[in-house]
Molecule: transfer RNA
Organism: Liquorilactobacillus nagelii
RNA sequence: UGCUCAGUAGUUCAGUGGUAGAAUAAUUGACUGUUAAUCAAGAGGUCGCAGGUUCGAACCCUGCCUGAGCAGCUA
Repeated sequence: UGCUCAGUAGUUCAGUGGUAGAAUAAUUGACUGUUAAUCAAGAGGUCGCAGGUUCGAACCCUGCCUGAGCAGCUA
């Protein structure tokens, strides 16, 4: 320097054009002599950043940032 992959809730990950989700953690409540376990509830998101396409973008296109891998250059 080039190529490929990844970036979505605190964490691990789904979601490939039409209302952003699951598990887990944390919070509150129930249960219990108490904790744990179990059950229930509500909350938590500018979808890495900036543009573009589209009636409509997490999703398609371009550039940039971060991380991982591969290749190349110099020595």